[in-house]
Model confidence (mean pLDDT): 83 of 100. A computed fold for a 71-nucleotide RNA from a bacterium, annotated as transfer RNA. Rfam family: tRNA. Rfam classes the family as a transfer RNA. Its family is annotated with triplet codon-amino acid adaptor activity in the Gene Ontology.
RNA sequence: GGGCCUAUGGUUCAGUGGUAGAACGCUACGUUUGCAACGUAGAAACGGCAGUUCGAUUCUGCCUAGGUCCA
Numbered sequence: 001g002g003g004c005c006u007a008u009g010g011u012u013c014a015g016u017g018g019u020a021g022a023a024c025g026c027u028a029c030g031u032u033u034g035c036a037a038c039g040u041a042g043a044a045a046c047g048g049c050a051g052u053u054c055g056a057u058u059c060u061g062c063c064u065a066g067g068u069c070c071a
Base pairs, nucleotide, nucleotide: 001070002069003068004067005066006065007064010024011023012022013021018054026042027041028040029039030038047063048062049061050060051059
C1' cells in the first nucleotide's frame, strides 16, 4: 500500500427497510438482624459524515478504530 471481516446499553450478544431486545451488571423498593439469593419497578445503546428510500441499526460510498490475509 491492497483484499476481506467487524463496530448495537457498563460487559457479552440478538435484531432480513416500518415502536431497538435478551442475559449479566447498575439504581430504588419489598423480603432478611445483616449479607447473599429471590420478587417488582426503573435508568442506560445503533462508531462518524454523506447518499438511496415515504421510512435506514439494516442498503451504498468515504472516514475512524479493531481483527485477519497478501505484498